[in-house]
Background:
Predicted 3D model of a 344-nucleotide part of an RNA (large-subunit ribosomal RNA, domain IV) from Candidatus Pacearchaeota archaeon ex4484_31. Its mean pLDDT, the model's own confidence on a scale to 100, is 83. RNAcentral holds the full RNA, with entries from ENA and SILVA. Rfam family: Archaeal large subunit ribosomal RNA. The family has 91 seed sequences and 2,955 matches in Rfam 15.1.

Context: one part of a larger RNA
This record gives sequence, C1' cells and structure tokens, in this order.
RNA sequence: GGCUGGUAAGGGAAAUCGGCAAAUUGGCCUCGUAUCUUCGGUAGAAGAGGUGCCUAUGCUUGUGCCUUUGAUUCUUUUGAAUUGAAGGUGCAAGCGUAGGUCGCAGUGACAAGGGCGGCCCGACUGUUUAUUAAAAACGUAGCCAAGCGCAAAGCCGAAAGGCUUGGUACGCUUGGUGAGGCCUGCCCAGUGGUGGUGUUUGAAGGCUCCUUUCAAGGAGCUUAAGACCCACCAAACGGCGGGCCUAACCUUGAGGCUCUUAAGGUAGCGUAAUGCCUUGUCGUCUGAAUGGCGACGUGCAUGAAUGGCUUAACGAGGUCGCCACUGUCCCUACCAGCCAGCUU
Repeated sequence: GGCUGGUAAGGGAAAUCGGCAAAUUGGCCUCGUAUCUUCGGUAGAAGAGGUGCCUAUGCUUGUGCCUUUGAUUCUUUUGAAUUGAAGGUGCAAGCGUAGGUCGCAGUGACAAGGGCGGCCCGACUGUUUAUUAAAAACGUAGCCAAGCGCAAAGCCGAAAGGCUUGGUACGCUUGGUGAGGCCUGCCCAGUGGUGGUGUUUGAAGGCUCCUUUCAAGGAGCUUAAGACCCACCAAACGGCGGGCCUAACCUUGAGGCUCUUAAGGUAGCGUAAUGCCUUGUCGUCUGAAUGGCGACGUGCAUGAAUGGCUUAACGAGGUCGCCACUGUCCCUACCAGCCAGCUU
C1' cells in the first nucleotide's frame, strides 16, 4: 500500500451525475392507522407501547389417580365393557394479572421491512438480449377488422400425406390495438381492397367471309382474367392549408374578403420520454435550482385503436422532494485477519 471486516467525538448528504455504498428499521403481541379507490385494496400505511428471570395468582386445554353419580350394551344374577358429569389432588402446555429482581441493552447471539409524498411510463402476475441492456421493450385479458360453410380458409411437403381437427362460425386462421373509465372527429384525390345484367379495351381458340395450287395471309363476329369506367371501404396504407382586413385607448379578433385542397386537426392534452428558439413566462419547493411540481399556449414538428385523455393497484423501471439514519463528506484516525513489502 491492497483486500475483507470493525469502531469513531461534533456536524449530518455539506460528498457525489445520483444517498452509490454503508447505516437506520427488523421477529412476535397490543393499540392505532390518513389519502385515494375499480370498495377488493392502499395497509405491516404512518405512529406508539410491550418482550428476560423469580414469586404469587387467575383462566383454558390435555392427562394420571381417588370419591360420588348418570347413560348405553352384554350377562339369569353377581358383574363386565364403553362413555359422560361434578368434586378433590398431581403433572404438562398455552394465555393473562400483580409484585419483585439483574444488566447499558431481555426477538440480549443468529435470524429479521427504513418510511412518506409528487410526477412520467407500462394496467396488473408474467417473458426477454445463456456471456455488458430486465426495461418504458415482448406478452397479456379486453376491444376491433379481415378471411373461411368444411372435400373450407390458413400452414408444411416434390408427392403421397400431414397440422389446424377427429374441431365446425359462441369455431379456426391472419392483422391491428392493449385492463378498467370517458371517448375515438373530417378526408376515398393518391396507394390498396371489395363490388358492378357498365356502351370501352382485351390473346389464343371458335364461327363467318375474302384471297389462294398449297402453305400462309387479311377482314369481321364472339370473348376470360386484367385494364378502363362507376360505386363503396380509413379500428385499410395514409392525410388533416395560406394571405389580407376588421370592435370608439392599446391589444386581441367573434367577423369579413381572397387563393387553394380529397379534407383543411374536432374532443382532449400540451415547453411534454414529443418545443428548435429554451435555462420560454408566471407561481411554488431552496439561502441559492439548466431541477421538480402546478399553470399559460405563440404545438420548429401534439392529437384520437400508427389510438387520445384519465386511472385505484402493481414495478430490482425513470425522475424530484421530505423524515429517520449514517465515515458519502468536513477529516481523517484506530483495530482485526489475509496479501503485498522488508529482514532472517
């Protein structure tokens, strides 16, 4: 000097990206328990007290013995067996009450929750990168859509055959969303899908005709899918404007004009896990905050199952604060073991 443990007066997070680490708490019994809530929970909320041993005493339970007594069965009777009650006495266990007693300390070692509050995300239990990521990622129940009537749709296989399924639409397959609550606006122009007794287009073939010695060739009719056309579909892929003017202070613009689109972003939420400017502005928490929370909205570039907003419970998730506690720190010191080192 290193590692692993231990202890520190006074202060108590001033350390640090961050209370990382450590410390505090801890079992059992009793009292007591806010807020929110989907009424289940939150909750061991929080918080407070007790806990050893000795003596005395009370209650409960079990059990041994003695006395008294009831019931049932068997037995001709005597009697025997089973079972219950009361009293007395002994032992054991548990739960108390009171007094005493020892120590700094009684769940005396071991074992054994720190707590509370605000916000974000994900509803929850669950799953995941074997070997740097456990999460807000995946899944989930619930919701929605599409395909499919069974010799089905979908999938594997060259086929035979097989799975779904010896199931049958309250089913199976595929896709999206992701408990619950309140909801889910407008657009079918583009891409995609579905439908159509649509005058169109549409190959080979077939039919008719022309040409022709033959082979060919030409014209017309008929005509599938597809295309075109016409509709519909956005919980299909997706999309959801600009300029100018205007109210008797100013500001703002209910309102008007105009260009333009398929339609011009509704309800909500909003400086956000999304906001460039930005450390936005205001309030609050601090002595002080690029932080947190609550508002505002001029949203670079929010927005409704690519789901929007909210939500009790839950989380080795993220972030901020408070209490307790502490060698994280002020500021280091000492102790024990091991290693290194030095000497032999």